RNA sequence: GCCCGAGUGCUGGAACUGGCAUACAGACAGCACUUAAAAUGCUGCGGGGGAAACCCCAUGUGGGUUCAACUCCCACCUCGGGCA
Repeated sequence: GCCCGAGUGCUGGAACUGGCAUACAGACAGCACUUAAAAUGCUGCGGGGGAAACCCCAUGUGGGUUCAACUCCCACCUCGGGCA
């Protein structure tokens, strides 16, 4: 230099043909149970606004296509593999 694969909450990861992002699990926090703790159960858990309903933003970065993009296209960054 060329080719292939990957990048999504704090972490591992799902999202099928483009159509409710953050399912599920872990971690963490609160509560219950306990003399106390562990285990177990329940609740919460991307960011911002709002009393709430709800709204806005975010899938490595920046653009593009589309009514609509984690998904398709282009460029770039990072990581892994292969070829030279």

Predicted 3D model of an 84-nucleotide RNA (transfer RNA) from a Patescibacteria group bacterium. It was read from a public genome assembly. It matches the Rfam family "tRNA". Its family is annotated with triplet codon-amino acid adaptor activity in the Gene Ontology. Rfam's curators write: Transfer RNA (tRNA) molecules are approximately 80 nucleotides in length. The coordinates come from a structure-prediction model, not an experiment, and the mean pLDDT is 81.